Predicted 3D model of a 525-nucleotide part of an RNA (small-subunit ribosomal RNA, 5' domain) from Atopomonas hussainii. The full RNA is in RNAcentral, with records from ENA and SILVA. Rfam family: Bacterial small subunit ribosomal RNA. Gene Ontology terms of the family: structural constituent of ribosome and ribosome.

Context: one part of a larger RNA
RNA sequence: AUUGAACGCUGGCGGCAGGCCUAACACAUGCAAGUCGAGCGGAUGAAGAGAGCUUGCUCUUGGAUUUAGCGGCGGACGGGUGAGUAAUGCCUAGGAAUCUGCCUAGUAGUGGGGGACAACAGUUGGAAACGACUGCUAAUACCGCAUACGUCCUACGGGAGAAAGUGGGGGAUCUUCGGACCUCACGCUAUUAGAUGAGCCUAGGUACGAUUAGCUAGUUGGUGGGGUAAAGGCCUACCAAGGCGACGAUCGUUAACUGGUCUGAGAGGAUGAUCAGUCACACUGGAACUGAGACACGGUCCAGACUCCUACGGGAGGCAGCAGUGGGGAAUAUUGGACAAUGGGGGCAACCCUGAUCCAGCCAUGCCGCGUGUGUGAAGAAGGUCUUCGGAUUGUAAAGCACUUUAAGUUGGGAGGAAGGGCAGUAAGUUGAUUGCCUUACUGUUUUGACGUUACACAACAGAAUAAGCACCGGCUAACUCUGUGCCAGCAGCCGCGGUAAUACACAGCGUGCGAGCGUUAAUC
Numbered sequence: 001a002u003u004g005a006a007c008g009c010u011g012g013c014g015g016c017a018g019g020c021c022u023a024a025c026a027c028a029u030g031c032a033a034g035u036c037g038a039g040c041g042g043a044u045g046a047a048g049a050g051a052g053c054u055u056g057c058u059c060u061u062g063g064a065u066u067u068a069g070c071g072g073c074g075g076a077c078g079g080g081u082g083a084g085u086a087a088u089g090c091c092u093a094g095g096a097a098u099c100u101g102c103c104u105a106g107u108a109g110u111g112g113g114g115g116a117c118a119a120c121a122g123u124u125g126g127a128a129a130c131g132a133c134u135g136c137u138a139a140u141a142c143c144g145c146a147u148a149c150g151u152c153c154u155a156c157g158g159g160a161g162a163a164a165g166u167g168g169g170g171g172a173u174c175u176u177c178g179g180a181c182c183u184c185a186c187g188c189u190a191u192u193a194g195a196u197g198a199g200c201c202u203a204g205g206u207a208c209g210a211u212u213a214g215c216u217a218g219u220u221g222g223u224g225g226g227g228u229a230a231a232g233g234c235c236u237a238c239c240a241a242g243g244c245g246a247c248g249a250u251c252g253u254u255a256a257c258u259g260g261u262c263u264g265a266g267a268g269g270a271u272g273a274u275c276a277g278u279c280a281c282a283c284u285g286g287a288a289c290u291g292a293g294a295c296a297c298g299g300u301c302c303a304g305a306c307u308c309c310u311a312c313g314g315g316a317g318g319c320a321g322c323a324g325u326g327g328g329g330a331a332u333a334u335u336g337g338a339c340a341a342u343g344g345g346g347g348c349a350a351c352c353c354u355g356a357u358c359c360a361g362c363c364a365u366g367c368c369g370c371g372u373g374u375g376u377g378a379a380g381a382a383g384g385u386c387u388u389c390g391g392a393u394u395g396u397a398a399a400g401c402a403c404u405u406u407a408a409g410u411u412g413g414g415a416g417g418a419a420g421g422g423c424a425g426u427a428a429g430u431u432g433a434u435u436g437c438c439u440u441a442c443u444g445u446u447u448u449g450a451c452g453u454u455a456c457a458c459a460a461c462a463g464a465a466u467a468a469g470c471a472c473c474g475g476c477u478a479a480c481u482c483u484g485u486g487c488c489a490g491c492a493g494c495c496g497c498g499g500u501a502a503u504a505c506a507c508a509g510c511g512u513g514c515g516a517g518c519g520u521u522a523a524u525c
Stems, first nucleotide, its partner, number of pairs: 001524003005521005012370006018363002020328001025326003029323003034073003039070002042067002048061006080281003089206007098198002103194008111145001113143002120135006151160003165186006173180002207253003214244003219241008256278004260271004283304005306317004334360001336359003342356001343354004373403004383394004407466001409461004413456001417451001420447010469514004474495003480509002483506002490497002
C1' cells in the first nucleotide's frame, strides 16, 4: 500500500460497487422454457340472427373464445459451479482432411398418388405411476411414382436422389358452389457462395518433488480392411521392432486457464472474487437416442448411494438456476417487484414466455461525497485536574447574544429512461389490372414505466433543532502529569516495563492521531 475479509467498541445521510472464500454437504415450498389455431382433425361453444311459442325456455343458424392430442421450431442459448484436469485443458502463432439449423446473396423447381398413427369411441388391467386390445380419422406427420438446371457415384458405358402447403386480395372464364385460375406474403425441395458457430492437427509457453530413473504392447511405424462430417492405432488382421527419457520420461502432490488484479521506481513477486473469453461438470458411474448442433443442469436408459409414496405387486426424485431451509463455519443477503427498457425463444402479427435482465430490500463490506452548526462572546464563570498554594490548565471552550437551515423531517410540483404498438389518412412500390391485399415512408390520433412517495443546483414550512467516536501518549512513533498497585495485579509488535517516588500496569485529567469510523487479527507485495 492492499483485501470478496472477520472480530471488538461506536454509528447520521447519500451515490457507486460488492456480498458462502468453508460441505461439488443434504434439501421442504414456489418459480426459473416455452410457443405456434396463419400446419392438422377433433372438442368447446359467447355475441348476434331466425323459428316455435307454455313469455322464458326449446330448436336451427352463427361462429368469438379456450384448447388435451398429432405436427413445427426452441428445450445444445441464456443462468450456475470449479469437483476433475499439469495437458484430449488454457495462451500465442500457424495449418488442412471437415460440418454448419436460423441469417444474407444467387440459380432451378414446388407435378401426380398411397397407406397409417394419436386424438376420439368401445372393452379392459393396475393402489398409483402408467398401460393393453378392437374400431374410425386429418395434416407442413410418413412412403412410393414422375421430373433433375445445379448435386452425388462411376469401371466414363452409365447410374442415383427432391418437395408441402397455409394465409390475404381479386376483374373476366369454368364450377360439384367447396373452389379452380391470377397475384402477393410466409413457407417447402435441390444446389452454389458468404457469414456465423463448431470439430481436428502442429509448434512454443504453462506449479512443486530425483528422499520418484527408467517407462511403454495398440505400445512406435507400415500394408489391407472398417469407422467418422473429417486427418489419424480411432478400431481390427497381418508384418516390422520400434517409441519416450537428466533439455527430467514415468510416478507422486497440488491446481481450472487467460485478459486481468494487488504490490513495486522498475525488474520482479503474489494472485485469478466481481466483469470478459475459453474449458470442464450437473446426486455418483456408464451408455446411447433424437437432432444442424448434446453423448444433453430443470431429456431417455442401466447400475449405485440416499430420500419419499405404496394396496408390498411396484413406483417417484435430483437447487453447482432464483429465492429459501438445515448443516458446516470467524463469516456472506429477500421464500420481493416487473417484463417498462436491453436481450433471448416461438409467432405473419397482435402477443405469450423469460428468477436472463432491469429494479427494489438487507449488510459501514469497500470507495467517494456531505453533515453533526456559523459569528460573537473574559466575569478568563462554575466544576474537574495539577500546584512551589502565588497560580496554571481545561478555555472562546461553555453560558449569553446575533444568525443560518445543507442533510434528515412535513407538504406540494415534477423531467428523463418510450423506441415501439393500435387506428385513420396520404404517397411510392408490388400486379395483366383495381379505390383491393401486402411492404416502405410520412402525417394525424391514441396508448405502453417495475423502479416511484423517482432524480431535481424545484418551491414552501418549522426549529440548533435529529446526528461523534475509536485508538494511542517509555524508544522505534506524534503526544505527560497525578493517584492506586508493589516482580503482585498486569502490559508487550521488538527492545523491554512492574520488587514503594512506574511518563511502560489500572483509574483520572491534559494531550496526540484518525474520524462515521477507529483499532485488532489474518493474508499479499